RNAcentral holds the sequence, with entries from ENA. Predicted 3D model of a 73-nucleotide RNA (transfer RNA) from a Candidatus Parcubacteria bacterium. It matches the Rfam family "tRNA". Rfam describes the family as follows. Transfer RNA (tRNA) molecules are approximately 80 nucleotides in length. It is annotated as a transfer RNA. The coordinates come from a structure-prediction model, not an experiment, and the mean pLDDT is 81.

RNA sequence: GCUCCUGUAGCUCAAUUGGAAGAGCGUGUGGCUUCGGACCACAAGGCUGGAGGUUCGAGUCCUCCCAGGAGCA
Numbered sequence: 001g002c003u004c005c006u007g008u009a010g011c012u013c014a015a016u017u018g019g020a021a022g023a024g025c026g027u028g029u030g031g032c033u034u035c036g037g038a039c040c041a042c043a044a045g046g047c048u049g050g051a052g053g054u055u056c057g058a059g060u061c062c063u064c065c066c067a068g069g070a071g072c073a
Stems, first nucleotide, its partner, number of pairs: 001072007010025004019056001027043005049065005
C1' cells in the first nucleotide's frame, strides 16, 4: 500500500430477508440472613464508533472517515 472482518448497556454477546433494541454477568433498591454470600423480586442504564445518503421507515443497505483485528505484498 491492497483486500476482508469487527465496532450495539460498565463487560460478554443477541436482534429471524429493513418495521424501530434484548439477554447473561455486573450495578442499585427491597426481601431472606445475627451479618455477609448464595437465592428471590423490582429498577436504572443505549443519540447502535462518527458524518452523510437511500427509504414511509436503517443496528441492518450505500459512501467517506475513525478505532481494533486478520491476510497478501